A computed fold for a 350-nucleotide part of an RNA from an uncultured organism, annotated as small-subunit ribosomal RNA, central domain. RNAcentral holds the full RNA, with entries from Greengenes. Its mean pLDDT, the model's own confidence on a scale to 100, is 88.
Context: one part of a larger RNA
RNA sequence: CUGGGCUUAAAGGGUGCGUAGGCGGCUUUGAAGGUUAGAUGUGAAAGCCCACGGCUCAACCGUGGAAUUGCGUCUAAAACCACAAAGCUCGAGGGAGACAGAGGUGAGUGGAACUGAAGGUGGAGCGGUGAAAUGUGUUGAUAUCUUCAGGAACACCGGUGGCGAAAGCGACUCACUGGGUCUCUUCUGACGCUGAGGCACGAAAGCUAGGGUAGCGAACGGGAUUAGAUACCCCGGUAGUCCUAGCCGUAAACGAUGAGCACUGGGUCGGAGGGGUUUCCGUGCCCUUCCGGCCGUAAUGAAAACGUUAAGUGCUCCGCCUGGGGAGUAAGGCCGCAAGGCUGAAACUC
Numbered sequence: 001c002u003g004g005g006c007u008u009a010a011a012g013g014g015u016g017c018g019u020a021g022g023c024g025g026c027u028u029u030g031a032a033g034g035u036u037a038g039a040u041g042u043g044a045a046a047g048c049c050c051a052c053g054g055c056u057c058a059a060c061c062g063u064g065g066a067a068u069u070g071c072g073u074c075u076a077a078a079a080c081c082a083c084a085a086a087g088c089u090c091g092a093g094g095g096a097g098a099c100a101g102a103g104g105u106g107a108g109u110g111g112a113a114c115u116g117a118a119g120g121u122g123g124a125g126c127g128g129u130g131a132a133a134u135g136u137g138u139u140g141a142u143a144u145c146u147u148c149a150g151g152a153a154c155a156c157c158g159g160u161g162g163c164g165a166a167a168g169c170g171a172c173u174c175a176c177u178g179g180g181u182c183u184c185u186u187c188u189g190a191c192g193c194u195g196a197g198g199c200a201c202g203a204a205a206g207c208u209a210g211g212g213u214a215g216c217g218a219a220c221g222g223g224a225u226u227a228g229a230u231a232c233c234c235c236g237g238u239a240g241u242c243c244u245a246g247c248c249g250u251a252a253a254c255g256a257u258g259a260g261c262a263c264u265g266g267g268u269c270g271g272a273g274g275g276g277u278u279u280c281c282g283u284g285c286c287c288u289u290c291c292g293g294c295c296g297u298a299a300u301g302a303a304a305a306c307g308u309u310a311a312g313u314g315c316u317c318c319g320c321c322u323g324g325g326g327a328g329u330a331a332g333g334c335c336g337c338a339a340g341g342c343u344g345a346a347a348c349u350c
Base pairs, nucleotide, nucleotide: 004321005320006319007304008303012318014201015200016199017198021194022193023192025088026087027086028085029084030083033081034080035077036076037075038074039073040072041071042070049065050064051063052062053061054060091191092188093187094186095184096183097182098181099180103177104176105175106174107173108172109171110154114150115149116148117147118146119145120144121143125136126135162169163168206247207246208245209244210243211242215241216240220236221235222234223233258317259316260315261314262313263312266295267294268293269292270291271290272289273288274287275286276285277284300305323350324349325348332343333342334341335340
């Protein structure tokens, strides 16, 4: 130097965009940097290796050869890599037409429920539990009807349904806006893939400032239970949950499975299109593109399983792993208002 791995054993970065870098479709021509071949110079001697010879042999020594896989110069080749020029269309992108969607942001509107307030009826309990009690009620509760106010969440539809890079997104309407798919095959002509650093996004909880607060509800108080009960159950209840602006940057951020491309039997269900055929329509059948599930062949796998959405067969690029504990700790550095985050050891021990 080569050689092993990462679903569950240690190991895929939370996700995207993208810089450097790495890698990169088809054809022709040129030049000849890499590459290949030949020639030549050099590659000290000794040693190693081969042959012969000298000490009676050997060690040892002498002579010759080989080797010294390297470097320089010259000549030649032009397949491959790199370079230059010209071109191509299948990769990639643009255009036109159509389609689906809880994709995002802002504004407005709605009904059910809940709590509170006011009023009417009514008159003794209500509530809660395994059973109770705390709690609440003759200052009229619970129940029921009417009106008003408020905040939060959007039943049914709803679906191994859809959309989004991930986090995530679910009432309705409007405005602005991102992405995707299909059809046409009209245009550009390799414009591509990945991506160290970097930048952006990033559930919940938490933090700062200002609002808001119906319900729920860490902490806390009370009632029970219990040997105890700093819990599970019950009655209350503050932060918080909600909004605006900013911070934090972590999760079992999971498919515990990085991204891209190509190839390798099938069956079935669903979503969005296109084409053909049937039918008066509805619709049924067949073909096809993209997306999402289930089963399963070969293969793979320690097995479970996976199996065209690979964990199969290959290629490119990035990240990561190297016994358990110590430890995601200490120290330093960077970031943060803080909480803390990122990077990240060793002694010692088994």